[in-house]
Molecule: FMN riboswitch aptamer (RFN element)
Organism: Ferrithrix thermotolerans DSM 19514
RNA sequence: AACCCCCUGCGGGGUCAGGUGCAAUUCCUAACCGGCGGUACAGCCCGCGAACCCUUCGUCUUCGGAUGUUGGGCCGAUUCGAUGAAAUUUCGGAGCCGACGGUCACAGUCCGGAUGUGAGCAGGGAUGA
Numbered sequence: 001a002a003c004c005c006c007c008u009g010c011g012g013g014g015u016c017a018g019g020u021g022c023a024a025u026u027c028c029u030a031a032c033c034g035g036c037g038g039u040a041c042a043g044c045c046c047g048c049g050a051a052c053c054c055u056u057c058g059u060c061u062u063c064g065g066a067u068g069u070u071g072g073g074c075c076g077a078u079u080c081g082a083u084g085a086a087a088u089u090u091c092g093g094a095g096c097c098g099a100c101g102g103u104c105a106c107a108g109u110c111c112g113g114a115u116g117u118g119a120g121c122a123g124g125g126a127u128g129a
Base pairs, nucleotide, nucleotide: 005125006124007123008122009121010120015030017029018028019027031109032108033098034097035048036047037046038045043096044095052073053072054071057068058067059066060065078094079093080092081091082090100112101111102110
């Protein structure tokens, strides 16, 4: 010094404008946005998180379930050219994708779970070769 350990902080963005209509930030035209780690700089490559579904075990219970936890399932989307040692990551062109519940009309953008969870990131401490 690193690993382990302790503490603290951080850790998700987005509908201008217009049309139709009784009603739409949900439809249409158009606009805007892009978590974390890897790698030549990534929403669309590889993996992770979250959400959702099933499940192991524990606790609580008003016996409806709630909560933590184990293991799984599920999990959207890209190509062409140029440069280069190296890029589905840069640059240029053309495309595509976006959980669940709610709503007088169908939602990536409104409301909600969420002052949440979390992949991780940073700093400090201690130990100490």